[in-house]
């Protein structure tokens, strides 16, 4: 970096260093010297591997416990594109499902 597949409504700091931007892109609309982004320390989950039981249709489920990721402002912070409803004369707005795009775990190349 690409393909494949799950998962994306909960959960988690009134800490220490450090000091200017951050929230993937675009548009909003937010965060942020009452310290944003990092780092570290503490915390959350449990995707994966560890073990315990159970089942077996050979697909698993139900628990432990934290080794290897993540994660700890706002639903992935909202929308980007479709397709249905519904309001509007209309432009265009809501709502609801889907895809896309994007995180994050596994595998393969």
């Nucleotide at each position: 970096c690409u393909c494949u597949u799950a998962u994306c409504a909960a959960g988690a700091g009134u800490g220490g260093c450090a000091g200017a931007g951050g929230g993937a892109c675009u548009g909003g609309c937010c965060c942020u010297a009452u310290g944003a982004c990092g780092c570290c320390c503490a915390g959350c989950a449990a995707c994966c591997a560890u073990c315990u039981c159970a089942g077996u249709u050979c697909g698993u489920g139900a628990g432990a416990a934290a080794g290897g990721u993540g994660c700890u402002a706002a639903u992935u912070c909202c929308a980007g594109c479709a397709a249905a409803c519904g309001a509007g004369c209309a432009a265009u707005c809501g709502u609801u499902u889907g895809a896309a795009a994007g995180a994050u775990g596994a595998g393969a190349g």
Molecule: SAM riboswitch aptamer (S box leader)
Organism: Guptibacillus hwajinpoensis